The prediction has a mean pLDDT of 75. The RNA shown here (Glycine riboswitch aptamer) has 97 nucleotides and comes from Actinopolyspora erythraea. Its Rfam family is "Glycine riboswitch aptamer". Its family is annotated with glycine biosynthetic process in the Gene Ontology. The sequence is in RNAcentral, with records from Ribocentre.
[in-house]
RNA sequence: GGCGAUUCAGGAGGAAAGCAGGGGGUAGGUUCCCCUCGCCCACGGUGCAAGCCGCAGCGCGCGGUGAAACUCUCAGGCCAAUGACUCCGGGGAGACG
Numbered sequence: 001g002g003c004g005a006u007u008c009a010g011g012a013g014g015a016a017a018g019c020a021g022g023g024g025g026u027a028g029g030u031u032c033c034c035c036u037c038g039c040c041c042a043c044g045g046u047g048c049a050a051g052c053c054g055c056a057g058c059g060c061g062c063g064g065u066g067a068a069a070c071u072c073u074c075a076g077g078c079c080a081a082u083g084a085c086u087c088c089g090g091g092g093a094g095a096c097g
Stems, first nucleotide, its partner, number of pairs: 003097002007091002010088004018037001020036005038078003044074001045072001047070001051065005
């Protein structure tokens, strides 16, 4: 100096589930507030298998660590917005290859 991985802002794509019921407020209302029931998982978060480590022991065990798109549904959501993830061109940085 260059490339890769990585990272950041930008652009594009991007699922699921109530057109729920009642009350308040309002001229009215799909906005907003409260209550009730039913649901969703792809912001975020919870949990853990094998393996590994330690203790005990030669038998069973105990403890720690331990992943997710699995799981739970706390949060969030069930118009929209958001949105994991994928792609694109660009910028930064300089520990690693």